[in-house]
RNA sequence: CGAGUAGAUUGCCUUAUCGCUAAAUGCCCAACUUGAUUGGGUAUUUAGAGGAAAGUCCGAACACCGUAGUGCAACAUAGUGGUUAACAACCACCAGUCGUGAGGCUAGGAAAAGUGCAACAGAAAGUAUGUACAGGUAAUGCUGUAGUGAAACCGGGUAAACUCUAUGUGGUGCAAUGUCAUGUAAACCAACGUUUGAGGGCGGCACGCUCGAUUGUUGGAGGGUAGGCAGCUAAAGUGUACUGGCAACAGUGCUCGCAGAUAAAUGAUAGGGUAGUUCUGACUUGUUAUGGAGAGAUCCUGAAACGAGUUCAGGAUGAACAGAAUUCGGCUUAUAGAUUUACUUAAAAA
Numbered sequence: 001c002g003a004g005u006a007g008a009u010u011g012c013c014u015u016a017u018c019g020c021u022a023a024a025u026g027c028c029c030a031a032c033u034u035g036a037u038u039g040g041g042u043a044u045u046u047a048g049a050g051g052a053a054a055g056u057c058c059g060a061a062c063a064c065c066g067u068a069g070u071g072c073a074a075c076a077u078a079g080u081g082g083u084u085a086a087c088a089a090c091c092a093c094c095a096g097u098c099g100u101g102a103g104g105c106u107a108g109g110a111a112a113a114g115u116g117c118a119a120c121a122g123a124a125a126g127u128a129u130g131u132a133c134a135g136g137u138a139a140u141g142c143u144g145u146a147g148u149g150a151a152a153c154c155g156g157g158u159a160a161a162c163u164c165u166a167u168g169u170g171g172u173g174c175a176a177u178g179u180c181a182u183g184u185a186a187a188c189c190a191a192c193g194u195u196u197g198a199g200g201g202c203g204g205c206a207c208g209c210u211c212g213a214u215u216g217u218u219g220g221a222g223g224g225u226a227g228g229c230a231g232c233u234a235a236a237g238u239g240u241a242c243u244g245g246c247a248a249c250a251g252u253g254c255u256c257g258c259a260g261a262u263a264a265a266u267g268a269u270a271g272g273g274u275a276g277u278u279c280u281g282a283c284u285u286g287u288u289a290u291g292g293a294g295a296g297a298u299c300c301u302g303a304a305a306c307g308a309g310u311u312c313a314g315g316a317u318g319a320a321c322a323g324a325a326u327u328c329g330g331c332u333u334a335u336a337g338a339u340u341u342a343c344u345u346a347a348a349a350a
Base pairs, nucleotide, nucleotide: 002345003344004343005342006341007340008339009338010337012273013272014271015270016269017268018267020048021047022046023045024044025043026042027041028040029039030038031037032035050321054332055331057330058329059328060327061326062173063172064171065170074169075168076167077166078165079093080092081091082090083089094108095106096105097104098103109164110163114162115161116158117157126154131146132145133144134143135142177230178229179228180227188220189219190218191217192216193215199211200210201209202208237256239254240253241252242251243250244249276317277316278315279314280313281312282311283309284308285307286306287305291300292299293298
């Protein structure tokens, strides 16, 4: 150099135009309860997805429902110690196992409670049975050896079989839940009026005409559908330094103020650019034919060719997986490219 192991970081930048969501401020319009009001419009400024926002697998916060106590069932976990709000997560160590190694993996309680299972081979595989040869007995697999197999009687193996042991677990998820409340509604309740004609229609009133009991006017309470608001983003928070600890992690100081949409914003179009990749040329340089010098070692020269480069110039190409929906801690899965730390390398080759 190559080939690998375990981690960490990053995962596009920018300009113009047209848009989207939120907040603050200003202006305009409308409404009424006339206000530091509500609603709408508009301008400016600021902010506007991720390392996984994903799967929804595990654990919590939070909310509501359920709940005397005990047991059964079901499910989960399983070396030892530690971390944590908690966990099935993480860290350290031990053991086993794979690898040359750095390291990886773990299905790591109990087989002396019980039940089950064991291909092929083998006489025989879990109630043991007795094959071949040899020995022995009054008699008998009674004894030894051989042979098959992972295992041949051993308190055998197997719990990624049932099971047993220990420990733990109530259910539903922000579409939780609370709050305001149009409509349904000629529903309900109260008062007054009403077949002795209330009330409706004939454009406002009177008369008149007509319909008319499925009734009029006024006031009131309730539940909570559409929809609005709260929950809703200051949190077991971000970054950084120091201290303690092998580590997971903890503590202290400083620092930051970082989306809140609701059919769901965070975009579209047109340019420019970057890491990187690649091509061409130049330059530098390595190897070498040849030629020359020298007693020799060796040195000099160096066409063409084959390589190399923290160099220069020009061209081409030029980001993957993916999209918040109450919030966290993990795990799993997807992920082009780039940067970087520590470490390994048996055999073979240089």